A computed fold for a 398-nucleotide RNA, annotated as Bacterial RNase P class A. The sequence is in RNAcentral, with records from ENA. It is recorded under the gene name rnpB. Of the family's consensus pairs, 93% are formed in the model.
RNA sequence: CGAGUCGGCCGGGCGACCGCGUCGAGCCUCUUCACGAAGCUCGCCGAGGAAGGUCCGGGCUCCACAGGGCAGGGUGGUCGGUAACGCCGACCCGGGGUGACCCGCGGGAAAGUGCCACAGAAAGCAAACCGCCUUCCAGACCCGGAAGGUAAGGGUGAAAGGGUGGUGUAAGAGACCACCAGCGCCCACGGUGACGUGGGCGGCUCGGUAAACCCCACCCGGAGCAAGGUCAAGAAGGGACGCUCCCCAGGGACCGUCCCGCGUGCGCCGCCCGAGGGCUGCCCGCCCGAGGCGCACGGGUAGACCGCUCGAGGCCGCCGGCAACGACGGCCCUAGAUGGAUGGUCGCCCCUUCGCCCCGGCGAAGGACAAAACCCGGCCUACAGGCCGACUCGUCCC
Numbered sequence: 001c002g003a004g005u006c007g008g009c010c011g012g013g014c015g016a017c018c019g020c021g022u023c024g025a026g027c028c029u030c031u032u033c034a035c036g037a038a039g040c041u042c043g044c045c046g047a048g049g050a051a052g053g054u055c056c057g058g059g060c061u062c063c064a065c066a067g068g069g070c071a072g073g074g075u076g077g078u079c080g081g082u083a084a085c086g087c088c089g090a091c092c093c094g095g096g097g098u099g100a101c102c103c104g105c106g107g108g109a110a111a112g113u114g115c116c117a118c119a120g121a122a123a124g125c126a127a128a129c130c131g132c133c134u135u136c137c138a139g140a141c142c143c144g145g146a147a148g149g150u151a152a153g154g155g156u157g158a159a160a161g162g163g164u165g166g167u168g169u170a171a172g173a174g175a176c177c178a179c180c181a182g183c184g185c186c187c188a189c190g191g192u193g194a195c196g197u198g199g200g201c202g203g204c205u206c207g208g209u210a211a212a213c214c215c216c217a218c219c220c221g222g223a224g225c226a227a228g229g230u231c232a233a234g235a236a237g238g239g240a241c242g243c244u245c246c247c248c249a250g251g252g253a254c255c256g257u258c259c260c261g262c263g264u265g266c267g268c269c270g271c272c273c274g275a276g277g278g279c280u281g282c283c284c285g286c287c288c289g290a291g292g293c294g295c296a297c298g299g300g301u302a303g304a305c306c307g308c309u310c311g312a313g314g315c316c317g318c319c320g321g322c323a324a325c326g327a328c329g330g331c332c333c334u335a336g337a338u339g340g341a342u343g344g345u346c347g348c349c350c351c352u353u354c355g356c357c358c359c360g361g362c363g364a365a366g367g368a369c370a371a372a373a374c375c376c377g378g379c380c381u382a383c384a385g386g387c388c389g390a391c392u393c394g395u396c397c398c
C1' cells in the first nucleotide's frame, strides 16, 4: 500500500423566534363558599436503534381455592449466564477457508414404516450385463451352446458393500497376511463435561435419508391492557328501610334514602333424581347453581377515572470471572398521550456528490430506515452517509 475477517459507535449540530403536551410552583377569573373549571407567568422533561415483525421468554391482571390424564406444542453436543427463553457466552465434534474466521434443525437408522428419480444386472438385504476359470458337445485353435465356480478387472450411477501391497487359487475372493481407515471393547493420562491423546485386543467391515413419519430425553395450565377494576348515568321494573296518610289491623298509596336491575310474547328444559355455567381442545374430577336456554319485537347507556410508568431501571468506579455476567460503592429520575402532544420558520456550521476556479474558495443538489400507546429481556428484518478498534493474508522498502 492492497485485499479480507470480526467487533463497536454516530446517524445531523448550534442559536433565535413562534407553537404544542404531562408534571411542579405562583397569580388571577367564574362559583355564596368549597369542590371544580378556564386563563396567564416561570421551571424540569418530552418518539428509536430498531419504536418495525408479533417470532420467543417474562412481569402484571383475570379464570381460580387449584388436581390428574390424553391430545397438542417446543427444544435437542457439553458446561456456564439469566427472572426466563427457542436467547447470550465459552468450549467439543463435523464441514468450509492459506488464514483471521464462518457454517451446523449437532440424541437414535441394530424398534418399526417410508423414500433413493433416471441410468444400471442389481440400490436392503442382494445381484451377474460385459468379463475370468473348469468340464462337456468336439480331434488342435477360434466362434457358438450347456453345466458349474467367481465378484479381483470393465461398464452404469451421487452412492455398487473398505483401501494399498502380497500369499494363495482352476480362476478369484479378508479365504489368509502386513500396513492403513472405519467400527466395537479394554487400559492409562488430561479435562467439571462433551471429548482428546497414547497403547492393546477383536471381528474383518450389515448403504444413505429422521429439515421424512417415528422412537428417546427434557420443558409447557389458559386468555390477554380491547387484561382487569372504580365511579356516575339510565327508561320500564323489583326489594329493603324510614316518615305521613287511608284502612277490613291484614294491607295499600305518596315521598325520601339505599341496594339490585332491561321489558313483553312464544317454545324447550329444570328446581338437589341438578337445566345451565366455569376450569379458554377433550376426558375424569372439582366448583357455582334456581331458574336457564333459543327465537321474535320493543327500550336504556356508550361518560369520567384507575391500571399508566421507580423499573429483573440507567450511568460511573472498582473487584471476581477466558467470557456472557455478577457482587460492592456512588450518582441520577430521563414522554405518559387518549381523535391521540413531542412541531414550524430563519441563520450559521457539518457530511457526501457534481461543476467551475486554481490550492483554497464559489455555486447547485442530496443528507438513510423510520414514529411511543402497559412494561421489560431477546431474536429477525430495514438503513443514505460516516467514524473507531483488533486481527489475517499478499506485495514493496528499511
Base pairs, nucleotide, nucleotide: 001394002393003392004391005390006389007388008387009386010385012349013348014347015346016345017344018343020046021045023043024042025041026040027039029037030036048369052380053379055378056377057376058375059374060224061223062222063221067284068283069282070281072220073219074218075217076216077091078090079089080088081087092106093104094103095102096101107215108214112213113212114209115208116207129154130153131150132149133148134147135146136145137144162180163179164178165177166176167175181205183202184201185200186199187198188197189196190195228306229305230304231303237260238259239258240257241256242255244253245252246251262298263297264296265295266294267293268292269291276288277287278286279285313332314331315330316329317328319326320325350367351366352365353364354363355362356361357360